Predicted 3D model of a 487-nucleotide part of an RNA (small-subunit ribosomal RNA, 3' major domain) from an uncultured fungus.

Context: one part of a larger RNA
RNA sequence: UGACGGAGGGGCACCACCAGGAGUGGAGCCUGCGGCUUAAUUUGACUCAACACGGGGAAACUCACCAGGUCCAGACGUAAUAAGGAUUGACAAGUUAGAGACUUCUCUUGAUCUUACGGGUGGUGGUGCAUGGCCGUUUUUAGUCCUUGGAGUGAUUUGUCUGCUUAAUUGCGAUAACGGACGAGACCUUAACCUGCUAAAUAGGGCUGCGAGCAUCUGCUCGUGGGCUCUUCUUAGAGGGACUAUGGGUAUCAAACCCAUGGAAGUUUGAGGCAACAACAGGUCUGUGAUGCCCUUAGACGUUCUGGGCCGCACGCGCGCUACACUGACGGAGCCAGCAAGCAUAACCUUGGUCGAGAGGCCUGGGUAAUCUCGUGAAACUCCGUCGUGCUGGGGAUAGAGCAUUGUAAUUUUUGCUCUUCAACGAGGAAUUCCUAGUAAGCGCAAGUCAUCAGCUUGCGUUGAUUACGUCCCUGCCCCUUGUACA
Numbered sequence: 001u002g003a004c005g006g007a008g009g010g011g012c013a014c015c016a017c018c019a020g021g022a023g024u025g026g027a028g029c030c031u032g033c034g035g036c037u038u039a040a041u042u043u044g045a046c047u048c049a050a051c052a053c054g055g056g057g058a059a060a061c062u063c064a065c066c067a068g069g070u071c072c073a074g075a076c077g078u079a080a081u082a083a084g085g086a087u088u089g090a091c092a093a094g095u096u097a098g099a100g101a102c103u104u105c106u107c108u109u110g111a112u113c114u115u116a117c118g119g120g121u122g123g124u125g126g127u128g129c130a131u132g133g134c135c136g137u138u139u140u141u142a143g144u145c146c147u148u149g150g151a152g153u154g155a156u157u158u159g160u161c162u163g164c165u166u167a168a169u170u171g172c173g174a175u176a177a178c179g180g181a182c183g184a185g186a187c188c189u190u191a192a193c194c195u196g197c198u199a200a201a202u203a204g205g206g207c208u209g210c211g212a213g214c215a216u217c218u219g220c221u222c223g224u225g226g227g228c229u230c231u232u233c234u235u236a237g238a239g240g241g242a243c244u245a246u247g248g249g250u251a252u253c254a255a256a257c258c259c260a261u262g263g264a265a266g267u268u269u270g271a272g273g274c275a276a277c278a279a280c281a282g283g284u285c286u287g288u289g290a291u292g293c294c295c296u297u298a299g300a301c302g303u304u305c306u307g308g309g310c311c312g313c314a315c316g317c318g319c320g321c322u323a324c325a326c327u328g329a330c331g332g333a334g335c336c337a338g339c340a341a342g343c344a345u346a347a348c349c350u351u352g353g354u355c356g357a358g359a360g361g362c363c364u365g366g367g368u369a370a371u372c373u374c375g376u377g378a379a380a381c382u383c384c385g386u387c388g389u390g391c392u393g394g395g396g397a398u399a400g401a402g403c404a405u406u407g408u409a410a411u412u413u414u415u416g417c418u419c420u421u422c423a424a425c426g427a428g429g430a431a432u433u434c435c436u437a438g439u440a441a442g443c444g445c446a447a448g449u450c451a452u453c454a455g456c457u458u459g460c461g462u463u464g465a466u467u468a469c470g471u472c473c474c475u476g477c478c479c480c481u482u483g484u485a486c487a
Stems, first nucleotide, its partner, number of pairs: 001487002005482001007481007016471002020435005027322003031318004035313002043054002065308005071302001076118005086112001089107002092104003122296002125294003131290001133284003136280003143182004148177001149158003161173001163172002187273005193240002197237004203231005208225007243266001245261006324428001328387007341373002348367003352363004394425001399420006441463008
């Protein structure tokens, strides 16, 4: 000095607890990892900080693995052969999984090649313990550093603090320190407010002409006309708005905290982004035409073609989906979103019509998009019926048959649909995860991947609780003291 202590004292965190909620762990299935098996089941990563992660949903490709077959895309240099031809390509047949790969057979080409050596090139070959860059983590906490001055022989220390306060080394203050910088905050994005401004035939409202229906009591509903007008709703520009404002308490009457009022908004307004110093022999050579070294380089670890594999199943572990029903299942009816996406013409988003039980097919249109798909008429939800607590009309695994769709190709069933089959599961032991408000949980939708395929991920809205508003007991983190524990 402090990385350590089962030393002491403060403080903090739902990756800690308390009070609770939803669970996971038990079942079936999906998926990742290990193991086993295998020609191969390619591989990285293994506490937090590996395991629905590599944007990793692999039928071919991908692809690195396995069984086999081609090709050279071996620059350049030197030498050899060589225009009396260095070499290249090929119909047909044989051969083969398929091939002028090879063989037979003849043609063709013309210095581009071939052979040897040197030297390159390629490599999802090795090394992330040789590296860059990027990412993750320590670490979401408040921490880190400098000049001058003070103390000490010096390493170093003070500044960077007893206390109060804050989410915060945030402030108040104290003060041998005074200044200053990075981080925090400010900032940026997004969600909330504006009857104030600017506008809108790509958004709507009102009035009106014409037409239709209903009412006959002046009207109501719908269609249509680039007729008039407006901007509350929609969109998006410029701005405004909160500064904990005002009041009352608590407090050195300091910073600040608590309560109420007003307000669209008073937890840093909510949620994200950005994010210091020092590190790790954390991950990535399989992101890169970033890259050192090593290996290989024509019977290739280059590259391409065919087929297989990554999906294999006595088993163990992790993330999930579906359930175990009556707050429910099934059948009708009602009915309400918000993010988004659509240069594809080798066919993207798809309306409408029609055929079909359905999946889907056919014919027509619209859209390069606030114009069309699309008000994405979503699901949970609400109403009315049937069922009546029975592994039951709960549950939907596993199989059989058939029909479609994507694709060159569906067998080891891509997916969808129809009929039949009707398994475990009667709320899950020890353990353990996440979470404080439009949050948890339930519910669906869109996008990413995508020819086809979500039980995944990232967003989006819809319905919407219980319980704290605290503590340091457990698990960890930060600061101070100690050094008669220690490196």
Description:
RNAcentral holds the full RNA, with entries from ENA and SILVA.